Molecule: SAM riboswitch aptamer (S box leader)
Organism: Gammaproteobacteria bacterium
RNA sequence: CGCUCAUCGAGACCGGCUGAGGGACAGGCCCAGUGACGCCGGGGCAACCAUCGGGGCUCACCACCUCGACAAGGUGCCAACUCCUGCGCGGGACGCCGAUCAGGCGCACUGCGACAGAUGAGGG
Numbered sequence: 001c002g003c004u005c006a007u008c009g010a011g012a013c014c015g016g017c018u019g020a021g022g023g024a025c026a027g028g029c030c031c032a033g034u035g036a037c038g039c040c041g042g043g044g045c046a047a048c049c050a051u052c053g054g055g056g057c058u059c060a061c062c063a064c065c066u067c068g069a070c071a072a073g074g075u076g077c078c079a080a081c082u083c084c085u086g087c088g089c090g091g092g093a094c095g096c097c098g099a100u101c102a103g104g105c106g107c108a109c110u111g112c113g114a115c116a117g118a119u120g121a122g123g124g
Base pairs, nucleotide, nucleotide: 001124003122004121005120006119007118008117013042014041015040016039017038021031022030023029025086026085027084028083043078044077045076048074049073051069052068053067054066055065056064082116087113088112089111090110091109092107094106095105096104097103
């Protein structure tokens, strides 16, 4: 760097340094001299891997699946759902056109999926 799989509505802040933008992009909406973003130190959250144990499968073991425990180890994370929307398919209050029908348009809100991204694990 690209590939595969899993997860992404929960959770977790103090101090020091610095000093103007930051949340990728666009639109929105936020954060920010009451110091954001970033860096460093400490603290914490979580439980992907690791570790330990139970169950399933098996003649048995391994592998695999599953449930639980742990947090001293490897990562990760600590504003806002991955802040929201963007692409596709639906639902739909209300408004407008139509004739009060059929149908169409706009639109608050909303569901699912895709793409992209993040993190972990594996393998190339």